A computed fold for a 346-nucleotide part of an RNA from a marine sediment metagenome, annotated as small-subunit ribosomal RNA, central domain. Its mean pLDDT, the model's own confidence on a scale to 100, is 89. The full RNA is in RNAcentral, with records from SILVA. Its Rfam family is "Bacterial small subunit ribosomal RNA".

[in-house]
Context: one part of a larger RNA
RNA sequence: CUGGGCGUAAAGGGCGCGUAGGCGGCCCGGCAAGUCUCGUGUGAAAUCUCUCCGCUUAACGGGGAGGGGUCGCGAGAAACGGUCGGGCUAGAGUGCGGAAGGGGAGAGCGGAAUUCCCGGUGUAGCGGUGAAAUGCGUAGAUAUCGGGAGGAACACCCGUGGCGAAGGCGGCUCUCUGGUCCGCAACUGACGCUGAGGCGCGAAAGCUAGGGUAGCAAACAGGAUUAGAUACCCUGGUAGUCCUAGCCCUAAACGAUGAGCACUUGGCGUUCCCACGCUGGUGGGAGUGCCGGAGCUAACGCAUUAAGUGCUCCGCCUGGGGAGUACGGUCGCAAGGCUGAAACUC
Numbered sequence: 001c002u003g004g005g006c007g008u009a010a011a012g013g014g015c016g017c018g019u020a021g022g023c024g025g026c027c028c029g030g031c032a033a034g035u036c037u038c039g040u041g042u043g044a045a046a047u048c049u050c051u052c053c054g055c056u057u058a059a060c061g062g063g064g065a066g067g068g069g070u071c072g073c074g075a076g077a078a079a080c081g082g083u084c085g086g087g088c089u090a091g092a093g094u095g096c097g098g099a100a101g102g103g104g105a106g107a108g109c110g111g112a113a114u115u116c117c118c119g120g121u122g123u124a125g126c127g128g129u130g131a132a133a134u135g136c137g138u139a140g141a142u143a144u145c146g147g148g149a150g151g152a153a154c155a156c157c158c159g160u161g162g163c164g165a166a167g168g169c170g171g172c173u174c175u176c177u178g179g180u181c182c183g184c185a186a187c188u189g190a191c192g193c194u195g196a197g198g199c200g201c202g203a204a205a206g207c208u209a210g211g212g213u214a215g216c217a218a219a220c221a222g223g224a225u226u227a228g229a230u231a232c233c234c235u236g237g238u239a240g241u242c243c244u245a246g247c248c249c250u251a252a253a254c255g256a257u258g259a260g261c262a263c264u265u266g267g268c269g270u271u272c273c274c275a276c277g278c279u280g281g282u283g284g285g286a287g288u289g290c291c292g293g294a295g296c297u298a299a300c301g302c303a304u305u306a307a308g309u310g311c312u313c314c315g316c317c318u319g320g321g322g323a324g325u326a327c328g329g330u331c332g333c334a335a336g337g338c339u340g341a342a343a344c345u346c
Stems, first nucleotide, its partner, number of pairs: 003318004007300002012314001014201004021194003025088007034080001035077007042069001048066007091191001092188003095184005103177007110154001115149007125136002162169002206247006215241002220236004258313006266291011295302002319346003328339004
């Protein structure tokens, strides 16, 4: 000496379920393969270390000793790890009683608004911009009133507020359904944590088939702007956006912060539950925010929701470019995804 790291420098897997594996609470007893002790065998020579000696010295050479193994065999120990048996309830789960919620799926319903159609009033413009023009309008538009059709989205409530593992979820009602929290301790008795592979979920865009299409709007067309304007602005407008079924599997999938458990000064808000109080509040739990202490950090900052202090398990990084490319493999209808180099160069 036997690596250091991953919020922003390279680096946390997009998220979950879970196989193998790794790791694993308290008490008692058995075993002794891990572990430890002793004995014994072996660990060739050379080399190495120590020491003595020989060449004038050294290198070199010779004698002796030592060290060196996940080693074999035998005996022993039983704290720890393991294993077997028994017990426990503090972990985990179940039950019972409550609670909040845009959690998910299906069905139905509602109002505002845009557009279109019909009818009434009404007449010369409307629209649009920096200014205009394209465009629409005397075949009667815009405006306004009444009626109708249809699609999509749900103003206010709405909140550093809620729910979900993540993606994400917001009008109302009903049906089906997942998770969470609080209280009580009746039950099980370590049943736990993590998780390579695997399986599932996974915004938007995109793809296949069928439907739907009000508004918006890649592409596209036209009008402007400009030196040009394959843009920004304007008038139109098709895929698409919506639904059903099936694919795709990516993202600044972000808290750029993996999961679990434990421990470690505080202050102020807020959501939900419980207890006391009794109607100001106080205390406990679970979440969600702000500010700050020790500590940590290269700094910024983090700070009981840690980036602090520890343990367990997984993923990942190892200079920039070449390159998330090539090749191969695998998945996909395709687009492409996943895996993922090197030469060369600085």